[in-house]
């Protein structure tokens, strides 16, 4: 250098172009003489810009990590 995969919450992980959901973590309360175990609520995400669309995580371009293959 070519090509090809992967990128969502502090982690891991769905989502037919139609409100981005779980689970574990964090935090608050409840239960407990305390702790821990449970149960409740609440907080937190689509790698970066750009296009297409009424509407994008999803479709198309660039780029930027990380991987694998080839040279």
């Nucleotide at each position: 250098g070519u090509g090809g995969a992967u990128g969502u919450a502090g982690u891991u992980a769905a989502a037919u172009g139609g409100u981005a959901g779980a689970a574990u973590u964090g935090c608050a309360g409840a239960c407990u003489u305390c702790c821990a175990u449970u149960c409740u609520g609440c907080a937190g995400a689509u790698g970066g810009g750009g296009g297409u669309u009424c509407g994008a995580u999803u479709c198309c371009c660039c780029u930027c990590a990380u991987c694998c293959a080839c040279u």